[in-house]
RNA sequence: CGUUUAUAAAGAGUGGACGAGAGAACUGGCUCUGUGACUCCACGGCAACCUGCCAAGGUAAGGUGCCCCGACCAGCAAAGUAAUGACUUGCUUUGGAUGAUGAAGA
Numbered sequence: 001c002g003u004u005u006a007u008a009a010a011g012a013g014u015g016g017a018c019g020a021g022a023g024a025a026c027u028g029g030c031u032c033u034g035u036g037a038c039u040c041c042a043c044g045g046c047a048a049c050c051u052g053c054c055a056a057g058g059u060a061a062g063g064u065g066c067c068c069c070g071a072c073c074a075g076c077a078a079a080g081u082a083a084u085g086a087c088u089u090g091c092u093u094u095g096g097a098u099g100a101u102g103a104a105g106a
Stems, first nucleotide, its partner, number of pairs: 003104005013043005021032003026075004044067003048064003051060004071098001076095008
C1' cells in the first nucleotide's frame, strides 16, 4: 500500500510540554476547548482482538490497541410506525457505503 475477515451503545487518568483549535474526508447538526482542548512525553490504567494458563467461562497482560460524547448523530436503500386531506416530516429496526482497530496474507 491495497485484499480477506471479525468487531464496536461496556471499560479505563494523573503530571509535564506546546499554545488553538479538535471530534477521518465532504455536508448539515451537536459536543469538547486559554478552568489549556488536539498532539507529544513519563507514569498509571482498561481488556476489544491475537496470545499463554486453566475448565466451555474465567484469568494473565506477552503483541497490537484503547483510556470525553454510540465510529458524537445523520447522509444511500428497504421495512415498520406516528403525525398529515395529501405532499411530506419524525422515530425505530435492518442492510449497504465510508472510516477505525485486531487477525491473516502480500

Background
The prediction has a mean pLDDT of 80. This is a predicted structure of a 106-nucleotide RNA (SAM riboswitch aptamer (S box leader)) from Amphibacillus marinus. Lineage of the source: Bacteria > Bacillati > Caryophanales > Bacillaceae > Amphibacillus. Its Rfam family is "SAM riboswitch aptamer (S box leader)". Rfam describes the family as follows. The SAM riboswitch is found upstream of a number of genes which code for proteins involved in methionine or cysteine biosynthesis in Gram-positive bacteria.